About this RNA: Model confidence (mean pLDDT): 80 of 100. This is a predicted structure of a 73-nucleotide RNA (transfer RNA) from a Bacteroidales bacterium. The organism belongs to Bacteroidales, within Bacteria. It matches the Rfam family "tRNA". By type it is a transfer RNA.
[in-house]
């Protein structure tokens, strides 16, 4: 020094014709029970690593950058 690959909620993780950001698991309240524990409902949490471009519109397309794994030299 080159090439790939990952980065989205507190934790694993979708999300792929570019069209309102979700899932389980966790935390809070409630309901159920004599309690506990399982269950049940609801809420709360995001600037999708970070910057910029293209587009009406960007997680998703280009470009840079930044951290982590792989692999060649």
């Nucleotide at each position: 020094g080159c090439g790939g690959a990952a980065g989205u909620a507190g934790c694993u993780c979708a999300g792929u014709u570019g069209g309102u950001a979700g899932a389980g698991c966790a935390u809070a309240a409630c309901c159920c029970u004599u309690c506990c524990a399982a269950g049940g409902u609801u809420a709360g949490g995001g600037u999708c690593g970070c910057g910029a471009g293209u587009u009406c519109g960007a997680g998703c397309c280009u470009c840079g950058u930044c951290u982590u794994c792989c692999g060649c030299u």